A computed fold for a 74-nucleotide RNA, annotated as transfer RNA.
RNAcentral holds the sequence, with entries from ENA.
Its Rfam family is "tRNA". Rfam classes the family as a transfer RNA. From the family's description: Transfer RNA (tRNA) molecules are approximately 80 nucleotides in length.
RNA sequence: CCCCCGGUAGCUCAGUUGGUAGUAGCGUCUGUCUGAAGAAUAGAAGGUCGUCGGUUCGAUUCCGACCUGGGGGG
Numbered sequence: 001c002c003c004c005c006g007g008u009a010g011c012u013c014a015g016u017u018g019g020u021a022g023u024a025g026c027g028u029c030u031g032u033c034u035g036a037a038g039a040a041u042a043g044a045a046g047g048u049c050g051u052c053g054g055u056u057c058g059a060u061u062c063c064g065a066c067c068u069g070g071g072g073g074g
Stems, first nucleotide, its partner, number of pairs: 001073007010026003013022001019057001028044005050066005
């Protein structure tokens, strides 16, 4: 320098041939339970879908550039 894959909640990840983001797991908070805690159980909060532009009535999804992680080639 070139090619491929990834970036979605605090962490690990689904998802979508463009039309409200997930009854997801773990974690956090609250209630019940306990002498207290853990476990169990009920509920809640938490997301500008890597960044900036473009296309579109509408973009997490399509296009471009860039940032970043991993792999391959020279």
Model confidence (mean pLDDT): 81 of 100.